[in-house]
RNA sequence: GGGCUCAUGGUUAAGUGGUAUAAUGUCUGGCUGGCAGUCAGAAGUCUCGAGUUCGAUUCUCGAUGAGUCCA
Numbered sequence: 001g002g003g004c005u006c007a008u009g010g011u012u013a014a015g016u017g018g019u020a021u022a023a024u025g026u027c028u029g030g031c032u033g034g035c036a037g038u039c040a041g042a043a044g045u046c047u048c049g050a051g052u053u054c055g056a057u058u059c060u061c062g063a064u065g066a067g068u069c070c071a
Stems, first nucleotide, its partner, number of pairs: 001070007010024004018054001026042006047063005
C1' cells in the first nucleotide's frame, strides 16, 4: 500500500426495512439475625457523516477504529 470481516446497554451476543431483545453485571425493595442465595422491580445501548425510502440497527457511499490475509 491492497483485499476481506467486524463495530448493538458496563461485558458477551441475537436482531435481513416498521416502537431493539437476551444473558450477565449495576441499583432499589421483599424473604434471612447478617452474608450468600432467591423473588419482584428499575436504570442503562445501535461508532460518526451523507444518500435511498413514508420509514434505516438493517440497504448504498465515505470516515474512524479493531481483527485477519497478501505485498
Predicted 3D model of a 71-nucleotide RNA (transfer RNA) from a Candidatus Pacearchaeota archaeon. Rfam family: tRNA. Rfam's curators write: Transfer RNA (tRNA) molecules are approximately 80 nucleotides in length. RNAcentral holds the sequence, with entries from ENA. Taxonomically the source falls in Candidatus Pacearchaeota (Archaea, Nanobdellati).